[in-house]
Formats: sequence, C1' cells, structure tokens
RNA sequence: CUCAUGCAAGGGCAAACUCACCGAAAGGUGGGGACGCAAAGCCACCGGUCUAAGGGAACACUCCUAGGACAGCGGGGUUGCCAGC
Repeated sequence: CUCAUGCAAGGGCAAACUCACCGAAAGGUGGGGACGCAAAGCCACCGGUCUAAGGGAACACUCCUAGGACAGCGGGGUUGCCAGC
C1' cells in the first nucleotide's frame, strides 16, 4: 500500500428473556443478560419484511395506504482495529 483470509493476543458488539422509560403500533433508548457476530460500525439507495396513528374505501366485521420501523433478511454504498497472503 492492499483487502484473499480469520490462527493468536488485546479489546468490541449483544439475540431471546427481563426491568424502566419513549411510541398509536411496529419498534427504539438505558440497565441486567449472552444466542451469536470480523464490520452485529454507519447510510433506507434496490429488493424484502413489520406496523397502520393520520388519510382513504366500506359503514358490519374489515380492507388499503409510510412520510413510521427493521442495517442481527439479502444486495449496494461508505468508514475502519489487530494479525496476515
């Protein structure tokens, strides 16, 4: 310099569940907790998934709709520690 790869060391993140708070919900934030993760850092650009407050259709149940959410669903973009071809 680079990004095939992940043996070591030191560190990092934290699923389910749970407590508190925020939210209409999906979900989020913080504490506890570890299933896992080499980008499980960041970005909703593409596909996908979830929710449906507001709005719309019905007016009876209900249905449709993202400007809400998921980066730990896949792809893409971007930044990057250590070791190492």
About this RNA
A computed fold for an 85-nucleotide RNA from Peristeroidobacter soli, annotated as c-di-GMP-I riboswitch aptamer. It matches the Rfam family "c-di-GMP-I riboswitch aptamer". Clan: c-di-GMP_I riboswitch clan. The sequence was found by an Rfam model in a public genome assembly. The coordinates come from a structure-prediction model, not an experiment, and the mean pLDDT is 84. NCBI's taxonomy places the organism under Bacteria, Pseudomonadati, Gammaproteobacteria, Steroidobacterales, Peristeroidobacter.